[in-house]
RNA sequence: UCGGCAGGACAUACGAUCGCGGCUGACACAUGUCAGGUGAGGAAAGUCCGGGCUCCACAGGGCAGGGAUGCCGGAUAACGUCCGGCGGGAGUAAUCCCCGGGAAAGCGCAACAGAAAACAACCGCCGCGCAAGCGGUAAGGGUGAAAAGGCAGUGUAAGAGACUACCGCCUGGCUGGUAACAGGCAGGGCAUAUGCAAGCCCCAUCCGGAGCAAGACCAAACAUAGGCUAUACGGCGGCCCGUCGUGCCUUGGGCCGGUCGCUUGAACCGUUCGGUAACGGGCGGUCUAGAUAGAUGAUCGUACACGACAUAACCCGGCUUAUCGUUCUGCCGAUAUA
RNA sequence: GCGCUUCUAGCUCAGCUGGUAGAGCACCUGACUCUUAAUCAGGGUGUCCGGGGUUCGAGUCCCCGGAGGCGCA
Numbered sequence: 001u002c003g004g005c006a007g008g009a010c011a012u013a014c015g016a017u018c019g020c021g022g023c024u025g026a027c028a029c030a031u032g033u034c035a036g037g038u039g040a041g042g043a044a045a046g047u048c049c050g051g052g053c054u055c056c057a058c059a060g061g062g063c064a065g066g067g068a069u070g071c072c073g074g075a076u077a078a079c080g081u082c083c084g085g086c087g088g089g090a091g092u093a094a095u096c097c098c099c100g101g102g103a104a105a106g107c108g109c110a111a112c113a114g115a116a117a118a119c120a121a122c123c124g125c126c127g128c129g130c131a132a133g134c135g136g137u138a139a140g141g142g143u144g145a146a147a148a149g150g151c152a153g154u155g156u157a158a159g160a161g162a163c164u165a166c167c168g169c170c171u172g173g174c175u176g177g178u179a180a181c182a183g184g185c186a187g188g189g190c191a192u193a194u195g196c197a198a199g200c201c202c203c204a205u206c207c208g209g210a211g212c213a214a215g216a217c218c219a220a221a222c223a224u225a226g227g228c229u230a231u232a233c234g235g236c237g238g239c240c241c242g243u244c245g246u247g248c249c250u251u252g253g254g255c256c257g258g259u260c261g262c263u264u265g266a267a268c269c270g271u272u273c274g275g276u277a278a279c280g281g282g283c284g285g286u287c288u289a290g291a292u293a294g295a296u297g298a299u300c301g302u303a304c305a306c307g308a309c310a311u312a313a314c315c316c317g318g319c320u321u322a323u324c325g326u327u328c329u330g331c332c333g334a335u336a337u338a
Numbered sequence: 339g340c341g342c343u344u345c346u347a348g349c350u351c352a353g354c355u356g357g358u359a360g361a362g363c364a365c366c367u368g369a370c371u372c373u374u375a376a377u378c379a380g381g382g383u384g385u386c387c388g389g390g391g392u393u394c395g396a397g398u399c400c401c402c403g404g405a406g407g408c409g410c411a
Stems, first nucleotide, its partner, number of pairs: 001334010012303007020039002023036005041309001045320002048318005053211004060241004066207005071085005086100001087098004101202002106200002108196003122141002124137005149167002152164003168190001169188004174183003215260004225250004232246004267286008304307001339410007348363004357394001365381005387403005
């Protein structure tokens, strides 16, 4: 210099004028005026996971069933997230990808082709036989996505783990490692037979339900009628037990106002210590939207790289998806120069 | 805001336990007719909402998105 990989930050900037939602203060007074200060995002999104919070009984027992997760260790309030490692795959490398337990418990499926798709003889080879045919044989051919451990030799009538070496697989034990696993050693000729568990299933671990339109309070208004009732109905989502409550269902009528929940939080910033890291501890500092028809916009000027995706609605931790571009840090490869 | 559900031919829908996607209406071509309708004969016209994965093989199974619909004070 060129090419690549990984991670982070920013998200037009500045000024003026007008306008909008909260807050504080003052004046007016029942909703206004003035002043000050403040006011969206990295995803506020999808609602895909996990929690806090609230109510149902703070969450009960048994059986059946359902859902989720799935190599190992750690982090965390928790997780399907993150970090580190192992195994497999891609790449020269940095690095990236993988729902990655069990097919030696059982069931099921494998279209077409093919003799056969899991208790294998179509052609071929060998033996017997005049022949038809019978028997042996998985080395070769052919079909298929997949064909019965692979390959070389011995052996044989021809063949075959029938036997032998190497590789693969299985069993046992040793060494290293917390473990997944890795590396030797010894044994087994391998009917444990192939693939699919993102088919049923088995194993291990975890899981109560609903959701701020949860829920609590205040004010105001109204008209009941029918059914089921304590062996009932509801909490309690399948059943039984247990427990708590006294109503429950349908129809009609009224209101459709206010306050709280509501933003100080597993918070953010800086620094330091521990840890490979995710993360955790200490110290110091900061307060950073809370609407309820729902607030961030418009105009002008200057600058350039000409401005993307998109606008909180109870709150956090993640994941995923959308995104004009700018910039920083670390690493890898090639080439050149010193 | 929260919960649930559906996308297959132009329209309305089938498609079971994964194996070359079907039905009705509509449409197209031909016949009949002076012409049209009706009738008769023939024809399937499709990126199974999009992308990725599992599998030999995906409309179907799994994951991530998109669009539409319904319910809740």

Overview:
Predicted 3D model of RNase P RNA and transfer RNA as a complex of 411 nucleotides. Rfam match: Bacterial RNase P class A. By type it is a ribozyme.